This is a predicted structure of a 73-nucleotide RNA (transfer RNA) from an Elusimicrobiota bacterium. It matches the Rfam family "tRNA". Gene Ontology term of the family: triplet codon-amino acid adaptor activity. Model confidence (mean pLDDT): 80 of 100. Taxonomically the source falls in Elusimicrobiota (Bacteria, Pseudomonadati).

[in-house]
């Protein structure tokens, strides 16, 4: 410098022929129990990495930019 992949909740992670964003842990609230912890049950948490562009409509395509990763000079 070149070329791929990756960036989604407080962590780890789904989620394709573009169409209401989830799981699982953690946190929270209540039940149990003397108390802790296990166990049950609710509920709450998100500018989908940032800026733009097609679209009716973008986590999904394009572009470009930043952070990580591998890989070739």
């Nucleotide at each position: 410098g070149g070329g791929c992949c990756g960036u989604u909740a407080g962590c780890u992670c789904a989620a394709u022929a573009g169409g209401u964003a989830g799981a699982g842990c953690a946190g929270c609230u209540c039940c149990c129990u003397c108390u802790u912890a296990a166990g049950g049950a609710g509920a709450a948490g998100g500018u989908u990495a940032c800026a733009g562009g097609u679209u009716c409509g973008a986590u999904u395509c394009c572009u470009g930019u930043a952070c990580g990763g591998c890989c070739c000079a």